[in-house]
Context: one part of a larger RNA
RNA sequence: GGCGCAUGGAGGAUGCCUAGGCUCUCGGAGGCGACGAAGGACGUGAUAAGCUGCGAAAAGUUACGGAGAGGCGCAAAUAGCCCGUGACCCGUAAAUGUCCGAAUGGGGCAACCCGGUCAGCAAUGACCAUACCGCCAAGCGGUAGGCCAACGCGGGGAACUGAAACAUCUAAGUACCCGCAGGAAAAGAAAAUAACAAUGAUUCCGCAAGUAGUGGCGAGCGAACGCGGAAGAGCCCAAACCGGCGCUGUUACGGCAGCGCCGGGGUAGAAGGAUCCAUAACAAAGGCAAGGAAGGAAGUUAGCAGAAUACGAUGGAAAUCGUAGCCGUAGAGGGUGACAGCCCCGUAAGCGAAAACGGACAGAAGCCGAAUGGACACCUGAGUAACCCAGGACACGAGAAAUCCGGGGCGAAUCGGCGGGGACCAUCCCGUAAGGCUAAAUACUCCCGAGAGACCGAUAGCGAACCAGUACUGUGAAGGAAAGGUGAAAAGAACCUCGAACAGAGGAGUGAAAAAGACCCUGAAACCAUGCGCCU
Numbered sequence: 001g002g003c004g005c006a007u008g009g010a011g012g013a014u015g016c017c018u019a020g021g022c023u024c025u026c027g028g029a030g031g032c033g034a035c036g037a038a039g040g041a042c043g044u045g046a047u048a049a050g051c052u053g054c055g056a057a058a059a060g061u062u063a064c065g066g067a068g069a070g071g072c073g074c075a076a077a078u079a080g081c082c083c084g085u086g087a088c089c090c091g092u093a094a095a096u097g098u099c100c101g102a103a104u105g106g107g108g109c110a111a112c113c114c115g116g117u118c119a120g121c122a123a124u125g126a127c128c129a130u131a132c133c134g135c136c137a138a139g140c141g142g143u144a145g146g147c148c149a150a151c152g153c154g155g156g157g158a159a160c161u162g163a164a165a166c167a168u169c170u171a172a173g174u175a176c177c178c179g180c181a182g183g184a185a186a187a188g189a190a191a192a193u194a195a196c197a198a199u200g201a202u203u204c205c206g207c208a209a210g211u212a213g214u215g216g217c218g219a220g221c222g223a224a225c226g227c228g229g230a231a232g233a234g235c236c237c238a239a240a241c242c243g244g245c246g247c248u249g250u251u252a253c254g255g256c257a258g259c260g261c262c263g264g265g266g267u268a269g270a271a272g273g274a275u276c277c278a279u280a281a282c283a284a285a286g287g288c289a290a291g292g293a294a295g296g297a298a299g300u301u302a303g304c305a306g307a308a309u310a311c312g313a314u315g316g317a318a319a320u321c322g323u324a325g326c327c328g329u330a331g332a333g334g335g336u337g338a339c340a341g342c343c344c345c346g347u348a349a350g351c352g353a354a355a356a357c358g359g360a361c362a363g364a365a366g367c368c369g370a371a372u373g374g375a376c377a378c379c380u381g382a383g384u385a386a387c388c389c390a391g392g393a394c395a396c397g398a399g400a401a402a403u404c405c406g407g408g409g410c411g412a413a414u415c416g417g418c419g420g421g422g423a424c425c426a427u428c429c430c431g432u433a434a435g436g437c438u439a440a441a442u443a444c445u446c447c448c449g450a451g452a453g454a455c456c457g458a459u460a461g462c463g464a465a466c467c468a469g470u471a472c473u474g475u476g477a478a479g480g481a482a483a484g485g486u487g488a489a490a491a492g493a494a495c496c497u498c499g500a501a502c503a504g505a506g507g508a509g510u511g512a513a514a515a516a517g518a519c520c521c522u523g524a525a526a527c528c529a530u531g532c533g534c535c536u
Stems, first nucleotide, its partner, number of pairs: 001535009015521001016485002020456002022453007029445002031147002039100003042055003046078001050074002061094006070082003105114003115128005130144006151182001152180005162169001166216001192199002203230005213221002234437003237381001241264010269415001271380003275375005286368003295361001299357003303351002309324005325342002327331001333345003387409003391405003396422001417432005472479002492520001495507004
């Protein structure tokens, strides 16, 4: 020096654990904000750095309800207090609520600076932004603005990539940006789909079907009809016509005309309506989910109560083992010094609200609610439909390309009308555009409650089990950690010794254990040291 063994050190793997996560299910909630939000700054405690709470009334104030012996948060200790005249704690309702922030009196480098008016003796308090709308208008009143996870609708809109290159194409109307809304949104009551048979708004699911198609007919993209389900709901205007008001024009002052607003009327495709005539009727059946006052059930926001076990053995400890019992509408689960139906909290079944939320149900008033025949030919959505050009959307890439949408151009008909049925024409069939509203079935989960897991178990699981979006990095946008475990209980080691020592160590003591001593469960390997053996 090497190898091996042993004993230690060092290290923190492994095992066990879980305070935290992940995913889902059911229920709730689906918004907050000028009555000042979200989010912050600064304060606030006897002592107080941080977290939490709170706001100059500041770990709090008031009322009501619950609960019932201790309490003054995390968080020890000291001092001092509170409490059966009911504290602390829990729920509901209120009060207070600095400054910044949409931030709104003006300004500003957020949490700061500087004003005006009114009231008051004063301290002090209140008010003073902008836009839009309305009105009795130098003004007054109302509304809006900002924040928020996903879901929704709309306006814009990539590229990487794939096509084994690449340009049409794809990725994809995706990502991303912008606007707006709701608890859902959007869509929606046929100018539909079909095919000689019919269906009857929309939405969603299963099939049809990876079919028909589309496609440098490449890569790919990809329906519908129909069938089965979920849910189910239908309505209102414009116009004709009638009336009122206002303005304007005109007037022979009687009116008339035009325009605007309001009320009645009216809403359809076996066309319907208006007007006139005739008959019937004069308000009822019925309906009111998109109307509804007072009332108001369940439920929610504190809680109450809740059966049944003893002895012996082992042990530090009994829930273990043994013996003998008991309850069960409760043998879910958790805790307790090891494994507990009967020790504790609970669990099953049941009970409970002064106050707030909630709104089933009910329902005053109210609203809707009509026919038949005939005549007549008044109305039935115009710069619209269609067409042309160049685009976009349709599964459909210009194609034989219908249909839908907007841009430019052009530009009808008026129910004897018009549109569609995938070029186009005829026949036939279906419908009635150019106005609007509409629950449910569907999508989502920042958030609250309850629960589940062939989910994780500290290099895992959220980035974060721990004071984490922290420390730290970056001018900034932004990036972004590491870090859990004594013990049943602190019983956390009085006292003594060595030592400079508040370092460390040895005794003593506690404990079942200190080889559990706070660098604390277990304590692998690398690595280091010592001892022994063998080899050189």